[in-house]
RNA sequence: CACCAACACUCUGGAGAGACCGGUUCAAUCCGGCGCCGAAGGGGCACGAAGCCUGGGUUUCACCGCCCUGCCUUCCAAACUCUCAGGCAAAAGGACAGAGGGGCGCUU
Numbered sequence: 001c002a003c004c005a006a007c008a009c010u011c012u013g014g015a016g017a018g019a020c021c022g023g024u025u026c027a028a029u030c031c032g033g034c035g036c037c038g039a040a041g042g043g044g045c046a047c048g049a050a051g052c053c054u055g056g057g058u059u060u061c062a063c064c065g066c067c068c069u070g071c072c073u074u075c076c077a078a079a080c081u082c083u084c085a086g087g088c089a090a091a092a093g094g095a096c097a098g099a100g101g102g103g104c105g106c107u108u
Base pairs, nucleotide, nucleotide: 007102009100010099011098012097013096018034020033021032022031023030035088036087037086041084042082043081044080048075049074050073051072053070055068056067057066058065
C1' cells in the first nucleotide's frame, strides 16, 4: 500500500395459502365450526463416521490382531419432510439474494 470472514445495522427485491361461516367489530383481538399454506423459529430423515455385539474368514497350541457381514446405539444436511409455533385482503412479517458503510480506526 492492497485485500478479507462471521455478524449486526440501513436500503432494495422477495413466494405460498379462506377480507371463509356463525356471535360483536372497519380491521385486529376473543368464542365456536370447517378448510388451506411453508420461506421467522422449532422437530424428523439419507449417505457417511464412531462404538458395542452376532456370524464367518485369516493367523495361532490358544488368544490378541486384521478383514468381511448383520443388528443396535450415538453424531450428522437441505429450499426435503412434519405443521408444534407462525401464516392465509392491504399493512406488518418473511427464508434467501443484492448494495452500502461498519467490522478492517489508533497504538504496539
Predicted 3D model of a 108-nucleotide RNA (Glycine riboswitch aptamer). Rfam family: Glycine riboswitch aptamer. From the family's description: This family represents the bacterial glycine riboswitch. The prediction has a mean pLDDT of 76. The sequence was found by an Rfam model in a public genome assembly.